[in-house]
Context: one part of a larger RNA
RNA sequence: UUGGGCGUAAAGCGUGCGCAGGCUGUCUUUUAAGUUAGUGGUUAAAGACCAGAGCUCAACUCUGGAACAGCCGCUAAAACUGGAAGACUAGAGGUUGGGAGAGGUAAGCGGAAUUGCCGGUGUAGGGGUAAAAUUCGAUGAUAUCGGCAGGAACACCAAAUGCGAAGGCAGCUUACUAGAACAAUCCUGACGCUGAAGCACGAAAGCGUGGGGAGCGAAGAGGAUUAGAUACCCUCGUAGUCCACGCCGUAAACGCUGGAUACUAGGCAUUGGGAGUAUCGACCCUUUCAGUGUCGUUUCAACUAAGCUAACGCGUUAAGUAUCCCGCCUGGGGAGUACGGCCGCAAGGCUAAAACUC
Numbered sequence: 001u002u003g004g005g006c007g008u009a010a011a012g013c014g015u016g017c018g019c020a021g022g023c024u025g026u027c028u029u030u031u032a033a034g035u036u037a038g039u040g041g042u043u044a045a046a047g048a049c050c051a052g053a054g055c056u057c058a059a060c061u062c063u064g065g066a067a068c069a070g071c072c073g074c075u076a077a078a079a080c081u082g083g084a085a086g087a088c089u090a091g092a093g094g095u096u097g098g099g100a101g102a103g104g105u106a107a108g109c110g111g112a113a114u115u116g117c118c119g120g121u122g123u124a125g126g127g128g129u130a131a132a133a134u135u136c137g138a139u140g141a142u143a144u145c146g147g148c149a150g151g152a153a154c155a156c157c158a159a160a161u162g163c164g165a166a167g168g169c170a171g172c173u174u175a176c177u178a179g180a181a182c183a184a185u186c187c188u189g190a191c192g193c194u195g196a197a198g199c200a201c202g203a204a205a206g207c208g209u210g211g212g213g214a215g216c217g218a219a220g221a222g223g224a225u226u227a228g229a230u231a232c233c234c235u236c237g238u239a240g241u242c243c244a245c246g247c248c249g250u251a252a253a254c255g256c257u258g259g260a261u262a263c264u265a266g267g268c269a270u271u272g273g274g275a276g277u278a279u280c281g282a283c284c285c286u287u288u289c290a291g292u293g294u295c296g297u298u299u300c301a302a303c304u305a306a307g308c309u310a311a312c313g314c315g316u317u318a319a320g321u322a323u324c325c326c327g328c329c330u331g332g333g334g335a336g337u338a339c340g341g342c343c344g345c346a347a348g349g350c351u352a353a354a355a356c357u358c
Base pairs, nucleotide, nucleotide: 003330004329005328006327007312008311012326014201015200016199017198021194022193023192025088026087027086028085029084030083031082033081034080035077036076037075038074039073040072041071042070043069049065050064051063052062053061054060091191092188093187094186095184096183097182103177104176105175106174107173108172109171110154115149116148117147118146119145120144121143125136126135162169163168206247207246208245209244210243211242215241216240220236221235222234223233258325259324260323261322262321263320266295267294268293269292270291271290272289273288274287275286276285307314308313331358332357333356340351341350342349343348
């Protein structure tokens, strides 16, 4: 628990879809629930407030008055919110067209390289390191040529590139498939935004079953180094890395920045689409829509405007100006722990305290 906040101080769910809920474009008519005004009733007395009175004063007591506000009626208003009816097209969606892209899934194919095996040539070394050794090699290694096998990854192109909700995605071809941008302004007519629960996706590692296993390589073994060396370096090397199916559900899952809409000077670069100009055609140039980046260094002058920020910085891709919806924070440690619950084969995950202490 009001408030104030959430880039870096505590704080944006890893991401999406979406039921309920909250919020919701323009115009007309109507209604009168909310709203506003007036009025009536009621809200006991005492107390409190105002005025006066009585105890010599005061405290105290008595008399009178006034409410605010709530609830229930009645009368009226109709701008706004809501309800009903009708209409609209600027939001949203659809249709058509030509383009862009490492978006996804599956199948097939390709070359370089590493390794192993076979064969040829060839002989004493190779490998490795700061230096060595373990290690490989006369049963012929390393080197070199030819062939075969197998697995994994795709040099150049390649970037300030592109695509995707995020995780992520890169050899080539084909099939299936999703989304976005632009143009036409043809159709629907607010169908929208957000989203507690819920559902789905979700790197790497890890787990289960069955395959596969070239290279790399936790664990492990050995060699070095060292006072020691359970390391860094070297030689090997199991799981794993790969595939299929099923789990796990976490990351510095980061832009440490939730989503949507509107508004607020620009410059430069780049990607995709359109229009114009030009041209034989293209490039260039001008302009527009949608994205992706950037506005730095240094000596002097200048060094993105406004705005925001504690500063750093952000600055039309906002951390500016506003509205709507969700999530989250509330001193450090104890602790993202215990207990309980739910999920998981397990590892563990999610939810989530307190005592005590500073």